[in-house]
The prediction has a mean pLDDT of 80. A computed fold for a 178-nucleotide RNA from Halalkalibacterium ligniniphilum, annotated as Lysine riboswitch aptamer. The sequence is in RNAcentral, with records from MGnify.

RNA sequence: GGUAGGGGAGCGGAGACCAUCAGUAUCCUGUUUGAGAACGAUGAGGUUCUAUGAAAGCAGGAAAAAGGGGAAUUCGCCGAAGUUUAGCAAGUACUCAUCACUUGCUAUGCUGGAUCUGUGCUGAAGAAGUACAGGGCUGUCACAUGGCUAGUCCCAGCUAGCGAUGUGGAGAACUAUC
Numbered sequence: 001g002g003u004a005g006g007g008g009a010g011c012g013g014a015g016a017c018c019a020u021c022a023g024u025a026u027c028c029u030g031u032u033u034g035a036g037a038a039c040g041a042u043g044a045g046g047u048u049c050u051a052u053g054a055a056a057g058c059a060g061g062a063a064a065a066a067g068g069g070g071a072a073u074u075c076g077c078c079g080a081a082g083u084u085u086a087g088c089a090a091g092u093a094c095u096c097a098u099c100a101c102u103u104g105c106u107a108u109g110c111u112g113g114a115u116c117u118g119u120g121c122u123g124a125a126g127a128a129g130u131a132c133a134g135g136g137c138u139g140u141c142a143c144a145u146g147g148c149u150a151g152u153c154c155c156a157g158c159u160a161g162c163g164a165u166g167u168g169g170a171g172a173a174c175u176a177u178c
Stems, first nucleotide, its partner, number of pairs: 001178005008078001010077005017070002026062007036049004040099006081111003085107008112138002115135008140169006147162006
């Protein structure tokens, strides 16, 4: 350097269906009120709607969806994958500028894994994700100290295997093999 493996509530994709989103957005009617409202945010410009009533409040009627979550089943895998920062590209119901957000790619750094707690961010959310900190659990390697089994006639010693405790390290690792 190549190949093949293992960790476990292991990682990621798709997913019929299900709950939530929500009796919310939105639409219609009535009423109060009386000039603004929409196009991610701001500014400039522009377009559209609006006294045949904008926006907002109240009452009644009708009434979603997306993202996120679970999921029978299935695909790819073990830096699986996630994420900070920076750059590039595309997009957002008009144009320009700045910003924000989403997706993808590149570089760099961090994280062995799952879980629990706290705080922050995203989010409708006591869901979930993510960042930081902490807790014990778990796999792997190294070191140290015992134990058990087998071999060597016995003992000591040595070798091999299995397992326990403690400490420490990180996945570009670890094990086997060429």